[in-house]
Context: one part of a larger RNA
RNA sequence: UGACGGGGGCCCGCACAAGCGGAGGAACAUGUGGUUUAAUUCGAUGAUACGCGAGGAACCUUACCCGGGCUCAAACGGCAGGGGAAUGUCCGGGAAACCGGGUAGCCGCAAGGCCGCUGCCGAGGUGCUGCAUGGUUGUCGUCAGCUCGUGCCGUGAGGUGUCGGCUUAAGUGCCAUAACGAGCGCAACCCCCAUCUUCAGUUACUAACGGGUAAAGCCGAGGACUCUGGAGAGACUGCCGGCGCAAGCUGCGAGGAAGGCGGGGAUGACGUCAAAUCAGCACGGCCCUUACGUCCGGGGCGACACACGUGUUACAAUGGCGGGGCACAGAGGGGAGCCAUGCGGCGACGCAGAGCGGAUCUCUUAAAGCCGUUCUCAGUUCGGACUGUAGGCUGCAACUCGCCUACACGAAGCUGGAAUCGCUAGUAAUCGCGGAUCAGCACGCCGCGGUGAAUACGUUCCCGGGCCUUGUACA
Numbered sequence: 001u002g003a004c005g006g007g008g009g010c011c012c013g014c015a016c017a018a019g020c021g022g023a024g025g026a027a028c029a030u031g032u033g034g035u036u037u038a039a040u041u042c043g044a045u046g047a048u049a050c051g052c053g054a055g056g057a058a059c060c061u062u063a064c065c066c067g068g069g070c071u072c073a074a075a076c077g078g079c080a081g082g083g084g085a086a087u088g089u090c091c092g093g094g095a096a097a098c099c100g101g102g103u104a105g106c107c108g109c110a111a112g113g114c115c116g117c118u119g120c121c122g123a124g125g126u127g128c129u130g131c132a133u134g135g136u137u138g139u140c141g142u143c144a145g146c147u148c149g150u151g152c153c154g155u156g157a158g159g160u161g162u163c164g165g166c167u168u169a170a171g172u173g174c175c176a177u178a179a180c181g182a183g184c185g186c187a188a189c190c191c192c193c194a195u196c197u198u199c200a201g202u203u204a205c206u207a208a209c210g211g212g213u214a215a216a217g218c219c220g221a222g223g224a225c226u227c228u229g230g231a232g233a234g235a236c237u238g239c240c241g242g243c244g245c246a247a248g249c250u251g252c253g254a255g256g257a258a259g260g261c262g263g264g265g266a267u268g269a270c271g272u273c274a275a276a277u278c279a280g281c282a283c284g285g286c287c288c289u290u291a292c293g294u295c296c297g298g299g300g301c302g303a304c305a306c307a308c309g310u311g312u313u314a315c316a317a318u319g320g321c322g323g324g325g326c327a328c329a330g331a332g333g334g335g336a337g338c339c340a341u342g343c344g345g346c347g348a349c350g351c352a353g354a355g356c357g358g359a360u361c362u363c364u365u366a367a368a369g370c371c372g373u374u375c376u377c378a379g380u381u382c383g384g385a386c387u388g389u390a391g392g393c394u395g396c397a398a399c400u401c402g403c404c405u406a407c408a409c410g411a412a413g414c415u416g417g418a419a420u421c422g423c424u425a426g427u428a429a430u431c432g433c434g435g436a437u438c439a440g441c442a443c444g445c446c447g448c449g450g451u452g453a454a455u456a457c458g459u460u461c462c463c464g465g466g467c468c469u470u471g472u473a474c475a
Stems, first nucleotide, its partner, number of pairs: 001475002003472003007469007015459002019423004026313008034304002042053002064299007076122006082115001088103006105114003124288002127286003133282002135277003138273001140271001145184006151160003164175003190265004195233007205222002209220003236259001239253001240251004315416001319375002322373001324371003332363003337356002341352004382413001387408007429451007
């Protein structure tokens, strides 16, 4: 100087407390451990691994296993050679890759080019090392810290500044001060949301006028309104009262759409964990070179006594069901696409067929909700696993191993031990909708809106963190 303390002081955080809802019990989905296996490819492992890399394993992917091939090679560059040769195509063998044999050229005026052939030089490796590395990332932590120049103090390591008082979300600011300044962080500048003004109106809108319909901005028209998207205004403790030297704090104060950081995002200091990644990529070294390279067929990554994590669906009446009636979104996607509409089918879906590269067409009826009916507390009209049969779709192909539909079957489950997680407001909870990946496949992920709470006395305690101080077994 740091680090640490079951030392002290001050202060924060869904840290506790106050509340609401979960998980831990059940079934299933998914990841992991373990076990098994010819292989169950590899990585990630307290917090900071475990619906993680994977934003999509039937083949491919694929890195693993078994079997069959190739050796200038599966891809690419260069040099030389070759030839009516190679590519292509045909025949035979083969599961395919591949092997053997036959056969016709194309373009250019020409030189020549197209070649998976021959030889050579470069290849190739998801093989090892993340403890040789770059780059990128997690975490402490969006915590308020981390430093420098000059001066001053100290023999020196170093200190001071950065401490103290008040204040702040903040090393934010004010006062004080052997310090005076400065940098990286904080804040602000950026984006979205909330109000208004203005400009501009098509595919959006419809107040007035005219037309029109079963109904309808449907048509003419309009530029008011909504909306769209460009420019601007607006919030600064600016004003008032109280407290204070000041910074600032406070008020059921005014005005205002918004009030004291208005809400959300992006933004992550010096560093820590020899943290993660050589399997995204790059790269040093080491290793393989008729194989640790590469091609193909099949299998595996999907196994299953078990253990754990994350989820989905439930155990019901604030509910279920059937059929009926009535509503109201936002944000996205669409051409090998989205598909209106009509017809067929109980249905998944099929056939026909307009419109739309889209504020125009379409996915797209949002669902929870409201109105009325039924069930009457039961393993049930709860619950839907599992299984059987018959089908649909994608795709060369759904046996291992896809999703969906109909009928039948109807299991466990009566609110979950110890212990544990999330959340402070348009949040939790609950309800549906969209997107990426994608031929097909989501209960995951990333977004979107609808309905919409309870509680916070407080900081004694648990956990993590910041500042000051104290002790020294540690560096």

This is a predicted structure of a 475-nucleotide part of an RNA (small-subunit ribosomal RNA, 3' major domain) from an uncultured bacterium. The coordinates come from a structure-prediction model, not an experiment, and the mean pLDDT is 83.